About this RNA:
The part of an RNA shown here (small-subunit ribosomal RNA, central domain) has 355 nucleotides and comes from an uncultured prokaryote. The full RNA is in RNAcentral, with records from ENA.
[in-house]
Context: one part of a larger RNA
RNA sequence: UUGGGCGUAAAGCGCGUGUAGGCGGCUUGGCAAGUCGGAUGUGAAAGCCCGGGGCUCAACCCCGGAAUUGCAAUCGAAACUGCCUGGCUAGAGUCCCGGAGAGGAAGGCAGAAUUCCCGGUGUAGGGGUGAAAUCCGUAGAUAUCGGGAGGAAUACCAGUGGCGAAGGCGGCCUUCUGGACGGUGACUGCCGCUGAGACGCGAAAGCGUGGGGAGCAAACAGGAUUAGAUACCCUGGUAGUCAAAGCCGUAAACGAUGGGUGCCAGGUGUUUGGCAGCGGAACCUCCGUUGCUGGGGGCCUUAGCUAACGCGGGAAGUGGCCCGCCUGGGAACUACGAGCGCAAGCUUAAAACUC
Numbered sequence: 001u002u003g004g005g006c007g008u009a010a011a012g013c014g015c016g017u018g019u020a021g022g023c024g025g026c027u028u029g030g031c032a033a034g035u036c037g038g039a040u041g042u043g044a045a046a047g048c049c050c051g052g053g054g055c056u057c058a059a060c061c062c063c064g065g066a067a068u069u070g071c072a073a074u075c076g077a078a079a080c081u082g083c084c085u086g087g088c089u090a091g092a093g094u095c096c097c098g099g100a101g102a103g104g105a106a107g108g109c110a111g112a113a114u115u116c117c118c119g120g121u122g123u124a125g126g127g128g129u130g131a132a133a134u135c136c137g138u139a140g141a142u143a144u145c146g147g148g149a150g151g152a153a154u155a156c157c158a159g160u161g162g163c164g165a166a167g168g169c170g171g172c173c174u175u176c177u178g179g180a181c182g183g184u185g186a187c188u189g190c191c192g193c194u195g196a197g198a199c200g201c202g203a204a205a206g207c208g209u210g211g212g213g214a215g216c217a218a219a220c221a222g223g224a225u226u227a228g229a230u231a232c233c234c235u236g237g238u239a240g241u242c243a244a245a246g247c248c249g250u251a252a253a254c255g256a257u258g259g260g261u262g263c264c265a266g267g268u269g270u271u272u273g274g275c276a277g278c279g280g281a282a283c284c285u286c287c288g289u290u291g292c293u294g295g296g297g298g299c300c301u302u303a304g305c306u307a308a309c310g311c312g313g314g315a316a317g318u319g320g321c322c323c324g325c326c327u328g329g330g331a332a333c334u335a336c337g338a339g340c341g342c343a344a345g346c347u348u349a350a351a352a353c354u355c
Stems, first nucleotide, its partner, number of pairs: 003327004007309002012323001014201004021194003025088003029084003033081002035077004040072003049065006091191001092188004096183003103177007110154001115149007125136002162169002206247002209244001211242001215241002220236004258322002261319003266300003270296012304311002328355003337348004
């Protein structure tokens, strides 16, 4: 390479938007590039294969045939692919109505708590631990009451709840704004899926600038523990954690499971819509309950799959499409080169050697 694979054995890009490309619904007519058929030319000879023959046989040689799966031009077919054309509505989308949501951005506001400052009351302890000590306190602490400052985070509600493509998102209000979903008709008429590159987003930590800094807290210091203790425990404590506009671009970025689509038993509870019935409150309507029908998010399981564990309509079942990736362990998420970055480093990515 042909293959075989990618939840846990090696292997799904962290996530999206989208270029090229690949792939693509039902149907009318046409073309004939792919496709299929015929005949023609060519496909040297030798060789291989088949038949026959010559050296006593064989090797070897001679004759004939077949084959040469190909190419070219030509005649024809039109189911499928393609191209052109017309139509359709099941894919996709638009309009209208509706409800749900920590989806995003900006601004404002609130209460609890910690810390600090001021004042009152008050006096000898407080704090901390397994036990202690470092530490704080008669210069009046801890406790308690009143006032003030400032920063960060929003108890309860809170939920195998919700939203988002992922990262992620949680007090309240306002403004701006994205998406999904349900209902009913109308409209467009394949406008679709995927997506190499590319571009954008991307936790935490980290970086530069000037701010901010309550609590927490790498580093650091001290006290303990211990054989030691560069730790676990304690007292402190600086970066940082916060905001701004930038950079970085990584992760057990995990469902360790790429995206979209068709098909294939059920049961159970949950969330959010719609329809219908019943009951209650009740003249908008609301609440409870039952059934049906959509969208999500859980659990159990049938068939089937799986090495097993397990998965099982949100598949790891069964088809088809597109992308990414793997190919023994180590060396090596490395070296070199290249690109990016202020740096830290990131991305791409070997070999010798070794088992």